[in-house]
Context: one part of a larger RNA
RNA sequence: CCCAGGACCCCCACCGGGAAGCGAAGACCCCGUGGAGCUUCACUGCAGCCUGCCGUUGACGUGUGUUCCUGGAUGUGAAGUGUAGGCGGGAGGCGCAGAAGCCGCUCCGCCAGGAGCGGUGGAGCCGCCCAUGGGACACCGCCCUUCCAGGGGCACACGUCUAACCUCUGCUGAAGCGGGGGGACAGCGGUUGGUGGGCAGUUUAGCUGGGGCGGCAUUCCCCUGAAAACCAAUCAGGGGAGCCCGAAGGUCGGCUCAGGCCCGUCGGAAAUGGGCCGUAGAGUGCAAGGGCAAAAGCCGGCCUGACAGGGCGCUGAACGGUAAGGCGCCCUGCCGCGAAAGCGUGGCCUAGCGACCCCCUCUGGCCUAUACUUGAGGCCGAGGGUUAACAGAGAAGCUACCCCGGGGAUAACUGAGCUGUCGCGGGUGAGAGUUCACAUCGACCCCGCGGUUUGCUACUUCGCUGUCGGCUCAUCUCAUCCUGGCCGUGCACAAGCGGCCAAGGGUGGGGGUGUUCACCCAUUAAAGAGGUUCGUGAGCUGGGUUCAGAACGGCGUGAGCCAGUUUGGUUGCUAUCUGGUGGGGG
Numbered sequence: 001c002c003c004a005g006g007a008c009c010c011c012c013a014c015c016g017g018g019a020a021g022c023g024a025a026g027a028c029c030c031c032g033u034g035g036a037g038c039u040u041c042a043c044u045g046c047a048g049c050c051u052g053c054c055g056u057u058g059a060c061g062u063g064u065g066u067u068c069c070u071g072g073a074u075g076u077g078a079a080g081u082g083u084a085g086g087c088g089g090g091a092g093g094c095g096c097a098g099a100a101g102c103c104g105c106u107c108c109g110c111c112a113g114g115a116g117c118g119g120u121g122g123a124g125c126c127g128c129c130c131a132u133g134g135g136a137c138a139c140c141g142c143c144c145u146u147c148c149a150g151g152g153g154c155a156c157a158c159g160u161c162u163a164a165c166c167u168c169u170g171c172u173g174a175a176g177c178g179g180g181g182g183g184a185c186a187g188c189g190g191u192u193g194g195u196g197g198g199c200a201g202u203u204u205a206g207c208u209g210g211g212g213c214g215g216c217a218u219u220c221c222c223c224u225g226a227a228a229a230c231c232a233a234u235c236a237g238g239g240g241a242g243c244c245c246g247a248a249g250g251u252c253g254g255c256u257c258a259g260g261c262c263c264g265u266c267g268g269a270a271a272u273g274g275g276c277c278g279u280a281g282a283g284u285g286c287a288a289g290g291g292c293a294a295a296a297g298c299c300g301g302c303c304u305g306a307c308a309g310g311g312c313g314c315u316g317a318a319c320g321g322u323a324a325g326g327c328g329c330c331c332u333g334c335c336g337c338g339a340a341a342g343c344g345u346g347g348c349c350u351a352g353c354g355a356c357c358c359c360c361u362c363u364g365g366c367c368u369a370u371a372c373u374u375g376a377g378g379c380c381g382a383g384g385g386u387u388a389a390c391a392g393a394g395a396a397g398c399u400a401c402c403c404c405g406g407g408g409a410u411a412a413c414u415g416a417g418c419u420g421u422c423g424c425g426g427g428u429g430a431g432a433g434u435u436c437a438c439a440u441c442g443a444c445c446c447c448g449c450g451g452u453u454u455g456c457u458a459c460u461u462c463g464c465u466g467u468c469g470g471c472u473c474a475u476c477u478c479a480u481c482c483u484g485g486c487c488g489u490g491c492a493c494a495a496g497c498g499g500c501c502a503a504g505g506g507u508g509g510g511g512g513u514g515u516u517c518a519c520c521c522a523u524u525a526a527a528g529a530g531g532u533u534c535g536u537g538a539g540c541u542g543g544g545u546u547c548a549g550a551a552c553g554g555c556g557u558g559a560g561c562c563a564g565u566u567u568g569g570u571u572g573c574u575a576u577c578u579g580g581u582g583g584g585g586g
Stems, first nucleotide, its partner, number of pairs: 008586008017578003021573002029407004034403002036399004042202005048195003052191005058161016075144001085143005092126003101120008165182007205218001206216002214235001219241006242390001243285001244347002249303007257281001259277005283292002286352001288350003307333009335344003358385005364380005415459001416457003420454001422450006431441002468543001469541003473535001474532005481506003484501006509521003549567004553562003
């Protein structure tokens, strides 16, 4: 100096590992006192429908009921000629226009009789007088009970009618008229009660180791947690209350329990009795804690202070504020018990409870209206009725047809942390192994490692990191399946069994299942276990899961729902940077 290759710079084509690539303020999940669609035995309404009454709406008749009028009848308690309704008048009244008596029929009946009609009969019948609270249905007037007849009104039922009203039809198309049918019904208007997802407006709670399901830690009480001031959380642990009691309250007086030992007929471990010991172990209406012995326990007497009105303090509610409720103390009044001192504003104490509105009660106070009474209404006060989601809205569900605003404040995949579970190893060595713990296996108990299982946590991501399996292409680890080297053996050899070193290479083919896994078949030296965003969808697939259609079983009144099943169901992106493969230039 020349040729070839590499590094470096540039270019072209291709690939699609990375930029948790681009796209779309996640559709899943939760939250919002957000929305919408749908359902129903959610709540509250509305239309519609049914229904009583009134209006439009009239005439006549029959029956029933009711009321009034007219006429007629009706009325034994006993005593008493006897079926005296009440009060008043009253000395006469009725009768040939036919009395008494007799016969027949009808009605009433407390069956003794009363009333009416017809016939016969032919001239008398009844009252005043007696007994009785009351005197004559002798007669007249008014009225009551019950009933009959007639009439008026009203109501109901039924029937008939035609003129309102409705309808068909003709005259002409209208007003209207004529004819047919219906007819005071229907229709229409008002009002009453009912029915009423047909429709409308809404509600359908909260807490929560995501939400739902469950539960209530949503109002109270006791103990622990609570680390000796005070206070104190969790769906922390252990338990209770939502009453009860006219005595189980007040007071005065008396008494002492549980248990043990000894004794005593039946009588026993235990019945009732006696003696001694007995600080509390008994009992206290109910939880627990704190109390309590001449009592706060047990027994008896008398009582109702478990009363009325007012005030203060504490608690509720640590330290600032707050309601109902609770507790303590005091004053006034009136009482109870006690000889008295005194005690008593419920119960040995700490749980046993509830606002506004509305309703009820009041032997509380006041007002309206009125001449007075009764009655009515209202205001204030007191007591009661309840909201347990308990400082108290008026209230059921579905949504895979869904929507919006938000959240990684909160779930499902990956990751992270933890490691009970899982996998692997170790310590000890009961025992199995004929004998012998350790060739091999190894209980109980104990200690680790790993981060492939399943969980727990909720730290990253919800203005989006594509989710199972397969295909393709890989790369790493070693706790090694085969092949290699070595040791032990209950290793004769061969074949095994156990262990140490070792990751160079290999680790295959099929069947049904979406499968990973598992099972099965035939081979093989062997058919290893795992990591890599459970490697790999800007590489493929899309069978599974996980939208909208549809069906079955089951659940639900229903809308709908089901880690139950079944069938169907759009897989976007032209590569900027980086990375890689091949080619070219300097």